[in-house]
RNA sequence: AGAGUUUGAUCCUGGCUCAGGAUAAACGCUGGCGGCGCACAUAAGACAUGCAAGUCGAACGAACUUAGGCCCAUUCAUUACGAUUGGGUACGGUUAGUGGCGGACUGGUGAGUAACACGUAAGCAACCUGCCUGUAAGAGGGGAAUAACAGUGAGAAAUCAUUGCUAAUACCGCAUAUGCUCACACUAACACAUGUAAGAGUGAGGAAAGGAGCAAUCCACUUACAGAUGGGCUUGCGUCUGAUUAGCUAGUUGGUGGGGUAAAGGCCCACCAAGGCGACGAUCAGUAGCCGGCCUGAGAGGGUGAACGGCCACAUUGGGACUGAGACACGGCCCAGACUCCUGCGGGAGGCAGCAGUGGGGAAUAUUGCACAAUGGGGGAAACCCUGAUGCAGCGACGCCGCGUGAGUGAAGAAGUAUUUCGGUAUGUAAAGCUCUAUCAGCAGGGAAGAAAAUGACGGUACCUGAUUAAGAAGCCCCGGCUAACUACGUGCCAGCAGCCGCGGUAAUACGUAGGGGGCAAGCGUUAUCCGGAUUUACUGGGUGUAAAGGGAGCGUAGACGGUGAUGCAAGUCAGAAGUGAAAGCCCGGGUCUCAACUCCGGGACUGCUUUUGAAACUGUGUGACUGGAGUGCAGGAGAGGUAAGCGGAAUUCCUGGUGUAGCGGUGAAAUGCGUAGAUAUCAGGAGGAACACCAGUGGCGAAGGCGGCUUACUGGACUGUAACUGACGUUGAGGCUCGAAAGCGUGGGGAGCAAACAGGAUUAGAUACCCUGGUAGUCCACGCCGUAAACGAUGAAUAUUAGGUGUCGGUGAGCAAAGCUCAUCGGUGCCGCAGCAAACGCAUUAAAUAUUCCACCUGGGGAGUACGUUCGCAAGAAUGAAACUCAAAGGAAUUGACGGGGACCCGCACAAGCGGUGGAGCAUGUGGUUUAAUUCGAAGCAACGCGAAGAACCUUACCAGGUCUUGACAUCCCUCUGACCGGGAUUUAAUCAUCCCUUUCCUUCGGGACAGAGGAGACAGGUGGUGCAUGGUUGUCGUCAGCUCGUGUCGUGAGAUGUUGGGUUAAGUCCCGCAACGAGCGCAACCCUUACCUUCAGUAGCCAGCGGUUCGGCCGGGCACUCUGGAGGGACUGCCAGGGACAACCUGGAGGAAGGUGGGGAUGACGUCAAAUCAUCAUGCCCCUUAUGAUCUGGGCUACACACGUGCUACAAUGGCGUAAACAAAGGGAAGCGAGACAGUGAUGGCAAGCAAAUCUCAGAAAUAACGUCUCAGUUCGGAUUGCAGUCUGCAACUCGACUGCAUGAAGCUGGAAUCGCUAGUAAUCGCGAAUCAGAAUGUCGCGGUGAAUACGUUCCCGGGUCUUGCACUCACCGCCCGUCA
Repeated sequence: AGAGUUUGAUCCUGGCUCAGGAUAAACGCUGGCGGCGCACAUAAGACAUGCAAGUCGAACGAACUUAGGCCCAUUCAUUACGAUUGGGUACGGUUAGUGGCGGACUGGUGAGUAACACGUAAGCAACCUGCCUGUAAGAGGGGAAUAACAGUGAGAAAUCAUUGCUAAUACCGCAUAUGCUCACACUAACACAUGUAAGAGUGAGGAAAGGAGCAAUCCACUUACAGAUGGGCUUGCGUCUGAUUAGCUAGUUGGUGGGGUAAAGGCCCACCAAGGCGACGAUCAGUAGCCGGCCUGAGAGGGUGAACGGCCACAUUGGGACUGAGACACGGCCCAGACUCCUGCGGGAGGCAGCAGUGGGGAAUAUUGCACAAUGGGGGAAACCCUGAUGCAGCGACGCCGCGUGAGUGAAGAAGUAUUUCGGUAUGUAAAGCUCUAUCAGCAGGGAAGAAAAUGACGGUACCUGAUUAAGAAGCCCCGGCUAACUACGUGCCAGCAGCCGCGGUAAUACGUAGGGGGCAAGCGUUAUCCGGAUUUACUGGGUGUAAAGGGAGCGUAGACGGUGAUGCAAGUCAGAAGUGAAAGCCCGGGUCUCAACUCCGGGACUGCUUUUGAAACUGUGUGACUGGAGUGCAGGAGAGGUAAGCGGAAUUCCUGGUGUAGCGGUGAAAUGCGUAGAUAUCAGGAGGAACACCAGUGGCGAAGGCGGCUUACUGGACUGUAACUGACGUUGAGGCUCGAAAGCGUGGGGAGCAAACAGGAUUAGAUACCCUGGUAGUCCACGCCGUAAACGAUGAAUAUUAGGUGUCGGUGAGCAAAGCUCAUCGGUGCCGCAGCAAACGCAUUAAAUAUUCCACCUGGGGAGUACGUUCGCAAGAAUGAAACUCAAAGGAAUUGACGGGGACCCGCACAAGCGGUGGAGCAUGUGGUUUAAUUCGAAGCAACGCGAAGAACCUUACCAGGUCUUGACAUCCCUCUGACCGGGAUUUAAUCAUCCCUUUCCUUCGGGACAGAGGAGACAGGUGGUGCAUGGUUGUCGUCAGCUCGUGUCGUGAGAUGUUGGGUUAAGUCCCGCAACGAGCGCAACCCUUACCUUCAGUAGCCAGCGGUUCGGCCGGGCACUCUGGAGGGACUGCCAGGGACAACCUGGAGGAAGGUGGGGAUGACGUCAAAUCAUCAUGCCCCUUAUGAUCUGGGCUACACACGUGCUACAAUGGCGUAAACAAAGGGAAGCGAGACAGUGAUGGCAAGCAAAUCUCAGAAAUAACGUCUCAGUUCGGAUUGCAGUCUGCAACUCGACUGCAUGAAGCUGGAAUCGCUAGUAAUCGCGAAUCAGAAUGUCGCGGUGAAUACGUUCCCGGGUCUUGCACUCACCGCCCGUCA
């Protein structure tokens, strides 16, 4: 000293939370010793028992006693000492009572108290003070009683009554009076008003007690005056919260006179007056003992008032007095109340908030201990007695402090444990082992100080010494971030954690356990509370344009603040001195308990208050001046400033009349409505109300609200000029008063238009709305209320200072060449902009800058401007204005994206323009659903659905039923046996399985080895089991869209921006120009393949122009010119011309050319998005199965079928069907193959069989087309489904479940609703051909060629995309966010 938390990220505002310290603490786990402290915070609730205040016989009378003393007597023993018994004395002892002193101290508690209670500083000229000290003076002589005691009586008791006797330091007169008190008058000093002190005079009043001692003497007594100590009273200042408590007060405030008190005083009383307190907070309500101090804090402050110390208050609750120096009295009295106890029921007794202790309450707080040895206290002459004050001990880790639980060495880095990539790593020099030591505890011995002569509870304690053993002595919390410290297993949004953020939904460093680690340590954590951090109430030290926050505006009271000289005072201020600020505590320096805590000594501080002496700058105050602030006068002009009255024209509506005829009106489109009873339209006349076009302008005026036709009257303010007058008269302004849009309210008018409510018509799923037709309050006027608005510049008022530029409104001055221009100045009103400020946006002489003064307001969001209370209001409502509870945010500005039924620009078969389809039918195929033993699994908008599957009869196959195997169908390793394995055959079975038979190795150093099979044990195999949300790889999609980024620089507090934006252009971030940017990378393009033209090379299996032959077939010789094949090249680059453009990029047109502006097509897919798809291609982490979720066999299923959808094929026909006979391709395949040919069959095909591993042979006939013929618009000579019969082929097998052929049958369907798809040229459409897969099985897929169109004005709209910009409360990003109702 800060940190976490609002966001995708940023800055700010702002709350919440944490790290620190502390405690009279409690709880959880744990616990070795000692020292010093501390310990009922709750029930001021109730208390059993014991103790806590007595003492004096030297004040007094009396009673008792005989241990001891003395006296007498007795017995024993006597050399002597001695011992025993009895009596007396009252020397001594004990004691109830009278009397004295003390029970007002000590000790406890904090209920009450917001007060002179406390703190501090003063005052008493308004007071008292026992015991103590000093000084002065005294104590003469009498008297009457009364307890005790002895009787009597009452009562259960407590206790009481009565008769009789007696003493005193008990009580009462008398005498004396240095002082004292009172009355009267006097002198003289002082002071602060009453007065105080001193002196002298007269008169009156008022004292006393003795005791001890042989005595000296001591103690006690009386009257005074002083001192000391302790108290009483008064005062200044300070001392919590609430105004949702604003008025309170009759002894109240004061006076006069009395009473009372130690003493002033309404303290009390009588009379008189009507005062007193209060916004500087009275009264009322709530809470609370106050302080020194203690805790915290850098400080200022904030919190607190245990222990120790000072003061106060209280003693079961309330009241009262008595005694006394002192009390209205904790362990005294009386009365009343509640409670408890005793009782003979009549009556009595009691008070732990003293020390222990009990039960109760509570989270919670100790022994019914020892001693008066010390320090104090009471009594006493003293000895001494009393003392739960106190000194000690006991219990409690409750706190602070100190010590220990060992030290050294010790690597085989032991074992164990944890983890592991199985190699290791960690625990860890840690342990063991070896060598030492003995602090504490335990044992033994000695043994204090505390005590001045005696006397020690503590205590055989502290301390010292000796011997002995590493033995008896470590836990708690934490390990996601904040915050030091990480792994494994278990769990699976469960159990749980959590101070905040948050963690847990199968790989949790956050839960639980373990290993390891971190922190502290006889403690450690948690909880509670306080301060700090929090500058988050801001005095030090905050704010109010948009985050919470400027009152709607003005006038003005109290208050606060206030111009320039001069001069006085000294309240504030400053300086010196003095007093006080108790001790303890705190700080500094020392001392001493071994150290420390504790404690002792010295010093400082205690920031305060009071007194006093000075200073006079500033503030204040008094006096007297000034003119600059402010105001007045005079002279001017500007203005929707206000109030009242009058006038005006345009327009709407209505009425009357004329013309005129069928519609008008209204809307996106309509309808309601008006109109043949004459509307709308138009002309003329009239009525009435409201508002004032143009001018008109970020123009004017006003304090704000607000003010707009014209004229008149009355009237407010501002401005300019002048400088005559006043002389600080000023600023602000809590309360208060006034004004205050619209709506609303009351009374009375008025009512044309407009128009809440309402009615109707539309729209709509609905439409209590938007739109339309009507329409009432109201809008207007007068008077009176209301008192609020986004009453906004979201910006209070005032003054001063601080760069400019440019408009505009109202004045004034100067200059000039004067319808004007320029310069200067005062006052308003706008824009831009520097410094400065600001979180940024922005503000910027009209401040949100720099300063000063005053007022108002804010302190997280919600609850809530709500509730209650109060005030105002006719009401509506307004003003003031909480809490419980709940959240960790709410919010401001700006940034990047995404989004918008925002804008601009651009593109795409996106729309439009066209052509052909799908959707309707039948069938094929895929999917959903349903069914099933199973209908295996996956794919799901585009981007799943003729998809994985380039081909399910068995196999495939993963599914189902049944059978079988268990180191296994497959891989590696080990042991034993065999010589096989392969192959052939047989039995059996649904089949595998099982059983049996036959046949059968190689190398060799002869040990064995290689290979294979069988058997065996275990490691392991195996899994199309799960998780594509643990992954790799691969793929789809946006999208072949033109984008995506980086380095350096610059700008910004920052996120970020710039570059990449702008002007053009392009298919393109393509290129050019400009520019705080300059460059670069991945993409685009190009390089690659193919196709279109040419050249060259080559010429078989291809070709044939010319030559020859020919069976007439390039067949042969021959040739390589052509076609073609396949190598290498050329060609196209805006290169050329014209125009446009900016002299650019580029565009348009043209020439030439096979091809022209990326020529056509392909391959090629940036950064990224979708937790997109795939664990069933493959690979793979983790989890799961292991005589089964593995392996194998047979059969079945994947082919089911009320239905729904997608993709296709064939059609519905004449641009056609059928028949006949003709023509022209390309690209491919072929050996378990393609198969010519001729033969058989109507045919599928079959039996023979040439050729060909192919530019040679073959599949192979191309078809549409063209020609001819027929059909003639029909469910047909269209269409071919379905079905029957008979066959062919493949294959172990064609039933479930193949394809094909022939004959027969001949269904739906006559061009397809809403909707929807593809395509821009060799394209669509149409026609056939081939291939992969494949035993067989395409209407699918991938290729090939043939024929061969139409249309595109254009970019408004739909969809998708790109760039810029704007808004945003979205950022999981509009499939967002979010509000209300209901459950």